[in-house]
RNA sequence: GCCGCAUUAGCUCAAUGGAUAGAGCGACAGACUUCUAAUCUGUAGGCUAGGGGUUCGAGUCCCUUAUGCGGCA
Repeated sequence: GCCGCAUUAGCUCAAUGGAUAGAGCGACAGACUUCUAAUCUGUAGGCUAGGGGUUCGAGUCCCUUAUGCGGCA
């Protein structure tokens, strides 16, 4: 330098172009317990890496930038 993959909650990951983007772990609160742990219930936490485009509608498709990983040279 060229090509490919990845980027979504604090972490690990889902989500067929169409309902208010979900789950596990973690955090917090409550129940239970003499207390802690475990277990159960609930709550908060996202403008889906940045920008632009296509579309009635974009996390998803296209362009571009950034970061990381891999391959080729």
The RNA shown here (transfer RNA) has 73 nucleotides and comes from a Pseudomonadales bacterium. Its mean pLDDT, the model's own confidence on a scale to 100, is 82. The organism belongs to Pseudomonadales, within Bacteria. The RNAcentral record of the sequence draws on ENA.